[in-house]
RNA sequence: CAGCUGGACCGGACGGUCGCUCUUGCUUCGUCAAGGAGCAGGGGAGGAAAGUCCGAACUCCACAGAGCAGUGUGCCGGAUAACGUCCGGGAAACUGAGUUCAAGCUCAGGUGACGGAAAGUGCCACAGAAAACAUACCGCCUUUGUUCUUCGGAACGGGGUAAGGGUGAAAAGGUGCGGUAAGAGCGCACCGCCGCGCCAGUAAUGGCGCGGGCAGGGCAAACCCCACACGGAGCAAGACCAAAUAGGGAAGGAGUCUCGCUGUUGCUGCGAAGCACCGGCGAGCACGUGCCGGCUCGGCGCGUUCUACUUCCGGGUAGGUCGCUAGAGCCGCGCAGCGAUGCGCGGCCCAGAGGAAUGACCGUCCUGCCGCAAGGCAGACAGAAUUCGGCUUACAGGUCCGGCUGCCAU
Numbered sequence: 001c002a003g004c005u006g007g008a009c010c011g012g013a014c015g016g017u018c019g020c021u022c023u024u025g026c027u028u029c030g031u032c033a034a035g036g037a038g039c040a041g042g043g044g045a046g047g048a049a050a051g052u053c054c055g056a057a058c059u060c061c062a063c064a065g066a067g068c069a070g071u072g073u074g075c076c077g078g079a080u081a082a083c084g085u086c087c088g089g090g091a092a093a094c095u096g097a098g099u100u101c102a103a104g105c106u107c108a109g110g111u112g113a114c115g116g117a118a119a120g121u122g123c124c125a126c127a128g129a130a131a132a133c134a135u136a137c138c139g140c141c142u143u144u145g146u147u148c149u150u151c152g153g154a155a156c157g158g159g160g161u162a163a164g165g166g167u168g169a170a171a172a173g174g175u176g177c178g179g180u181a182a183g184a185g186c187g188c189a190c191c192g193c194c195g196c197g198c199c200a201g202u203a204a205u206g207g208c209g210c211g212g213g214c215a216g217g218g219c220a221a222a223c224c225c226c227a228c229a230c231g232g233a234g235c236a237a238g239a240c241c242a243a244a245u246a247g248g249g250a251a252g253g254a255g256u257c258u259c260g261c262u263g264u265u266g267c268u269g270c271g272a273a274g275c276a277c278c279g280g281c282g283a284g285c286a287c288g289u290g291c292c293g294g295c296u297c298g299g300c301g302c303g304u305u306c307u308a309c310u311u312c313c314g315g316g317u318a319g320g321u322c323g324c325u326a327g328a329g330c331c332g333c334g335c336a337g338c339g340a341u342g343c344g345c346g347g348c349c350c351a352g353a354g355g356a357a358u359g360a361c362c363g364u365c366c367u368g369c370c371g372c373a374a375g376g377c378a379g380a381c382a383g384a385a386u387u388c389g390g391c392u393u394a395c396a397g398g399u400c401c402g403g404c405u406g407c408c409a410u
Stems, first nucleotide, its partner, number of pairs: 001406010012365007020044010046381001050392002053390005058234004065297004070230005075089005090114001092111001094109006115225002120223002122219003137165002139161004144157005173191006192214001193212008238322004248313005255285001257284007265276004286304007329348008366379005
C1' cells in the first nucleotide's frame, strides 16, 4: 500500500416560504362547559422505531399458601431491577510457532449449546468381519494333521493372534523400546485414565507425589437423573363519566337438619308460663356452587325452593375523559474497579398522535461516482403508539480502533 474480516461512531447540515401537531403566556368568541380564533415563544420519529425472542416496571384477578405435574436455565466468580443478557477467569476443540525418536508438551490468537454416559433405558444410516456382554474380511505364526512336491515349499483343515492393512465420525487407550513361534499392558519408560494425599486459588481448575494395568466409543438441542428458578393475563391491561336496553324469556338446580332469640294467631292456665301452626334474625353442621394457569389439599365468597350457579334463546351500548410520558432518564467531570458497572458533583427536559401529526418547495453547503472541465447522477436500512434493559435481523457511504494474508522499502 492492497484485499478480506471483527468492533465502535456518524448516517446528511444550514437558511427561507408555506402547512400539520403538542405545549406556555396574553386577548377574544361561546350563558357556562366542551370547543374555536388571533398574537408572541418553545418542542416534534430510530440505532435499529423492525422481529415479538427473553426480562422487568405498571395494572387487574386477589386476602394469598403447600404439594404434584409442567416450563426454563445449566463450568466458576462477578455486574444488574431482572434476564436465556453482559464482564472477567477456567476446561475443551481449532489455527500458527517452538520442542520431543515419537506420543505428547509449551506459548500466542480468536471461539464457545460447557451439569451427569460408572443410576437405568434407547439410537449410531451406509460402509465394514464386527457399532458395545461386540468382531476375524485381508493378514501374521505353528516340528498340529492330511495330500502333493522340482525338497525351496504349496493346498486344505486344526490351534494361537488382534501388533499390521482395509471400512468408518468413531473399532478392546496412545507412542517408543524390549519380549514372543507370531503377537498382546505381556514387561518397562513417557503420556492418557482412576483413586488417595499435599500445595496454589473465593472457585471452576491447575501443579506435584504415591498407588493401580485400567470401566472398549459417540449421542442427553434422545428419554432420563441432579441442582436452581418460576402464579396468571396483559395498555385491546385497567379506572371514571354519560347514555341506552327487556332488572327479558326458557330449562336445570343443593336441608322441608340442630340450637338460641323473637313476631302474629290459636289452645291450656288465676298468673308466671307451656304447647301447636306459620314466619323473621343469628350461629352450627351438611349439601350445592363461584374464584385461585392444570390437578389435589387448603383458603375466601355466595346460595340451599329458589334472586347462588350452569346451559340455551333474545335485546341494548361500541360515546367521552384518563391511563399517556420526569424516567431503573440523558449529558459532562471526578473517584473505585482488569472490566461489566457503581458512587459523588454539576447541568438538561429532548414526541405524545388518536384511523393516527412530525411534511412540501426553494437556495447554499457536505459525501460518493462519472467527466479534462463545465457539469450530470446518486445520498442506505427504514417510521413512534404504555415504558425500559437486552438479544436477533437489515443497512449505500464515511471516520476511527484492531486481526489475518500478500507486496514494497528500511
Molecule: Bacterial RNase P class A
Organism: Acidobacteriota bacterium